[in-house]
């Protein structure tokens, strides 16, 4: 340096729910929790995904519906970047 993760070591992260705050919503932050994770560390760059406040369309209006991301989301696949122990 690269590849793999059977076994240990130090230690790490933290789904569902819960409860406070926040946001139009999807959804964040916070303690609690512990499903499960060797990159479940990092970046929204590609695709997929999840909402539509604002904006537009149908209509006489209304009501309903539809379409849009500039919100969101990496514990959804790639892609870039970094890194701990072991073993080859």
């Nucleotide at each position: 340096u690269a590849a793999u993760g059977u076994a240990a070591a130090u230690g790490g992260c933290a789904a569902a729910c819960u409860u406070a705050u926040u946001g139009a919503a999807a959804g964040a932050u916070a303690a609690g929790g512990g499903c499960g994770c060797a990159a479940a560390a990092c970046c929204a760059u590609g695709u997929a995904u999840c909402u539509a406040a604002g904006g537009g369309g149908u209509u006489a209006a209304a009501a309903a519906u539809c379409c849009u991301a500039u919100g969101a989301a990496u514990g959804a696949c790639a892609g870039g970047u970094u890194a701990c122990c072991a073993u080859u």